[in-house]
RNA sequence: GAGCGCACGAGUGAGGAUCGCCGGCGGGCUCAUCCGCUGGAGGAAAGUCCGAGCUCCGCAGGGCAGGGUGCCGGGUAACGCCCGGGCGGCGUGAGCCGACGGAAAGUGCCGCAGAGAGCAGACCGCCGAUGGCCCUCCGGGGCACAGGCAAGGGUGAAAGGGUGCGGUAAGAGCGCACCGGGCCGCUGGCAACAGGGGCCGCAUGGCAAACCCCAUCCGGAGCAAGGCCGAAUAGAGGACGAGGAGUCGCCCGCUCCACCCGAGUCCCGGGUAGGCCGCACGAGGCCGGCAGCGAUGCCGGUCCCAGAUAGAUGAUCCUCCCCCGUCUUCGGGCGGGGACAGAACUCGGCUUAUUCCGUGCGCUCCGCG
Numbered sequence: 001g002a003g004c005g006c007a008c009g010a011g012u013g014a015g016g017a018u019c020g021c022c023g024g025c026g027g028g029c030u031c032a033u034c035c036g037c038u039g040g041a042g043g044a045a046a047g048u049c050c051g052a053g054c055u056c057c058g059c060a061g062g063g064c065a066g067g068g069u070g071c072c073g074g075g076u077a078a079c080g081c082c083c084g085g086g087c088g089g090c091g092u093g094a095g096c097c098g099a100c101g102g103a104a105a106g107u108g109c110c111g112c113a114g115a116g117a118g119c120a121g122a123c124c125g126c127c128g129a130u131g132g133c134c135c136u137c138c139g140g141g142g143c144a145c146a147g148g149c150a151a152g153g154g155u156g157a158a159a160g161g162g163u164g165c166g167g168u169a170a171g172a173g174c175g176c177a178c179c180g181g182g183c184c185g186c187u188g189g190c191a192a193c194a195g196g197g198g199c200c201g202c203a204u205g206g207c208a209a210a211c212c213c214c215a216u217c218c219g220g221a222g223c224a225a226g227g228c229c230g231a232a233u234a235g236a237g238g239a240c241g242a243g244g245a246g247u248c249g250c251c252c253g254c255u256c257c258a259c260c261c262g263a264g265u266c267c268c269g270g271g272u273a274g275g276c277c278g279c280a281c282g283a284g285g286c287c288g289g290c291a292g293c294g295a296u297g298c299c300g301g302u303c304c305c306a307g308a309u310a311g312a313u314g315a316u317c318c319u320c321c322c323c324c325g326u327c328u329u330c331g332g333g334c335g336g337g338g339a340c341a342g343a344a345c346u347c348g349g350c351u352u353a354u355u356c357c358g359u360g361c362g363c364u365c366c367g368c369g
Stems, first nucleotide, its partner, number of pairs: 001365009010355001013320007021040008042340001046351002049349005054222004066218005071085005086100001087098004101213002106211002108207003123153002125149003130146002132143004161179006180202001181200004186195003226277004237267004243257005284303008321338007
């Protein structure tokens, strides 16, 4: 210098002006409203995929069904998350990836190709020692009929361990050595597992992200949960109950309605609109120390940090900042761009989307000293 790997950080940025929006506090007598001060989106607020808190309903205990998880140890309120380790795979390497229990419990499947795909199989091929046939100079030679062979070729994701030597007619764990595998015990490790020893020629191919088996976990619905207050109108119940309306104000009179089926007044339960709580102090943020490889835990200090309800957190302008293009008299000018997105009960994760980048550590290669 080039190309990579890992762990993080910051993320329409800073200042100003004008006009607005939501919340809190204070004041103008309460309210409406006005004034002042002050707070006002994210690293993912998203997908709603896991795990919880909280709320209501259900529940003696156990089982069936259904669903999740699945190497080992640890962390955590909990998890399918995280950390550390083991094993396997990939990479020269730093590192990365892995649904990673069981296939001798049972059932099922293995498309196409191929002769044969599961208590295997002669398509090409090899042999033909033995038996058969033919020739013979009687030494033997030939054919490939019976038959033998899983070595080689070919098919396939996969063909009943691999390599080598011996062996044989040709072959074959048929024999042997090494590797692999199974069983037994030993050593190290909490464990997953690793190492080495002995025995066994090898005795059951793959798929469980097929059913299944084993182990373990799981009651359901969700803040439109749930609780409180509560109009108007209609209706239900109870008590009293004979009057009420019109006739321009009052009385008489008159008219209409009601008086068994109850006009009118009062009381009360439920509940709608609406309002309040839930609802912003929390498994909380920041700083430091200690324990631990780490996830994380403990201790001390400090801070209060959005609460809308059809949904506020905005718009315009000026200067500066970063990037790109272009012009340049090298001072700068002009034009374009600055992402993804946006709370709705709250946390812990995972996943997905995305910008200008920045920091630290590490790896490989090249050049120079």
A computed fold for a 369-nucleotide RNA from a Longimicrobiales bacterium, annotated as Bacterial RNase P class A. The model forms 95% of the base pairs in the Rfam consensus. The sequence is in RNAcentral, with records from ENA. Its mean pLDDT, the model's own confidence on a scale to 100, is 78. The gene name in the source record is rnpB. Taxonomically the source falls in Longimicrobiales (Bacteria, Pseudomonadati, Gemmatimonadota, Longimicrobiia).